Model confidence (mean pLDDT): 83 of 100. A computed fold for a 72-nucleotide RNA from an Elusimicrobiota bacterium, annotated as transfer RNA. Its Rfam family is "tRNA". It is annotated as a transfer RNA. Rfam describes the family as follows. Transfer RNA (tRNA) molecules are approximately 80 nucleotides in length.
RNA sequence: GAGCUCGUAGCUCAGGGGUAGAGCAUCCGCCUUUUAAGCGGGGGGUCGUGGGUUCGAAUCCCACCGGGCUCA
Numbered sequence: 001g002a003g004c005u006c007g008u009a010g011c012u013c014a015g016g017g018g019u020a021g022a023g024c025a026u027c028c029g030c031c032u033u034u035u036a037a038g039c040g041g042g043g044g045g046u047c048g049u050g051g052g053u054u055c056g057a058a059u060c061c062c063a064c065c066g067g068g069c070u071c072a
Base pairs, nucleotide, nucleotide: 001071002070003069004068005067006066007065010024011023012022013021018055026042027041028040029039030038048064049063050062051061052060
């Protein structure tokens, strides 16, 4: 320098055009002498950044930023 791939909740990851979800974690409650385990519920997101397409973009296109891999 070139190509591929990933970036979504505190963490690990789904979702591939129609207003964003799971598990774990955290908080509250139940249970328990207490803790852990178990059960129920809540909060938490400018979907890496900026543009474009579209009635509508996390999703499609372009550039850039960051991580990983390959080639030179």